[in-house]
Small-subunit ribosomal RNA, central domain from uncultured bacterium S17sBac19, 348 nucleotides, folded computationally. The full RNA is in RNAcentral, with records from ENA, Greengenes and SILVA.
Context: one part of a larger RNA
RNA sequence: CUGGGCGUAAAGAGCGCGUAGGCGGACUAAUAAGUUGGAAGUGAAAUCCCAGAGCUCAACUUUGGAACUGCUUCCAAAACUGUUAGUCUAGAGUUUGGGAGAGGCAAGUGGAAUUCCUGGUGUAGGGGUGAAAUCCGUAGAGAUCAGGAGGAAUACCGAAAGCGAAGGCGACUUGCUGGAACAACACUGACGCUGAUGCGCGAAAGCGUGGGGAGCAAACAGGAUUAGAUACCCUGGUAGUCCACGCCCCAAACGAUGGCCACUAGUGGUUGGGGGCGAAGACCCCCAGUCACGCAGCUAACGCGAUAAGUGGCCCGCCUGGGGAGUACGGCCGCAAGGCUAAAACUC
Numbered sequence: 001c002u003g004g005g006c007g008u009a010a011a012g013a014g015c016g017c018g019u020a021g022g023c024g025g026a027c028u029a030a031u032a033a034g035u036u037g038g039a040a041g042u043g044a045a046a047u048c049c050c051a052g053a054g055c056u057c058a059a060c061u062u063u064g065g066a067a068c069u070g071c072u073u074c075c076a077a078a079a080c081u082g083u084u085a086g087u088c089u090a091g092a093g094u095u096u097g098g099g100a101g102a103g104g105c106a107a108g109u110g111g112a113a114u115u116c117c118u119g120g121u122g123u124a125g126g127g128g129u130g131a132a133a134u135c136c137g138u139a140g141a142g143a144u145c146a147g148g149a150g151g152a153a154u155a156c157c158g159a160a161a162g163c164g165a166a167g168g169c170g171a172c173u174u175g176c177u178g179g180a181a182c183a184a185c186a187c188u189g190a191c192g193c194u195g196a197u198g199c200g201c202g203a204a205a206g207c208g209u210g211g212g213g214a215g216c217a218a219a220c221a222g223g224a225u226u227a228g229a230u231a232c233c234c235u236g237g238u239a240g241u242c243c244a245c246g247c248c249c250c251a252a253a254c255g256a257u258g259g260c261c262a263c264u265a266g267u268g269g270u271u272g273g274g275g276g277c278g279a280a281g282a283c284c285c286c287c288a289g290u291c292a293c294g295c296a297g298c299u300a301a302c303g304c305g306a307u308a309a310g311u312g313g314c315c316c317g318c319c320u321g322g323g324g325a326g327u328a329c330g331g332c333c334g335c336a337a338g339g340c341u342a343a344a345a346c347u348c
Stems, first nucleotide, its partner, number of pairs: 004319003007302002012316001014201004021194003025088007033081002035077008049065006091191001092188003096183002103177007110154001115149007125136002162169002206247006215241002220236004258315006266293011297304002321348003330341004
């Protein structure tokens, strides 16, 4: 001189694509920018340091040395990094093949149920609750049968299951379309990893315009409960929930765990693909995913434990006491609601 962290204590961006940048496989040759050694020049004086000297000592002054860790030039080295040229196939990608999947978008088609309308049968109740009442019903309800309308959601299968980057995705059929895994040759030949700015996607709620509206249901009204009841319970009920197009961009957007690569005991289950064996079996093995335990190790503990929170490498994001405050101001974005960026005084 370097130095800590981010599952739950403050801290992983909601997720992806990707620009600059950072980092980057094996071999050979060249080069000499970085790097290393040597030499020369320079690095003012004072200061600092070391050894002396002078004021009686010291501070102070002074002599000599060292140092000034730097820069420039030249010579040399060629391992590593860089650059250039050539080569390679272990990374990455392409081709072929047969499979899996609620992956996405669009169009179409079903069945069950709720509600409403029409008609038949039929008569005094129904509904609702802890108990009731508001409410519906002799203008014929509820129940039951038949027909019709319309909207929304897709029981069983269904699972620790599957797919997707995340949000998320669940009836069936068709069309278009993305990705991943496996097997086997062949091909390209480092084409890779990460990713500031940027761009895109992004549940629900909400907003704009136009549709739609069965059920549910903020707000609202009434009935109860209660000391009160602006609630919980009940009867109703509008936005909304649905569709098209355009915005909004926030979540406990969670695995509260960024991405990629390599390495490090085992055991059991499950999904997809492939393989092996005359022990043909409810078997075994490999790859990819997913779930439960668990050694070493890690951890403050809880726990994690080949899907790491273990052991290392590269890149990005983020944290730095509590409150004030994710607020004010400014800027950018938005129709608005608001979002993003983001303090300080003061106080403990």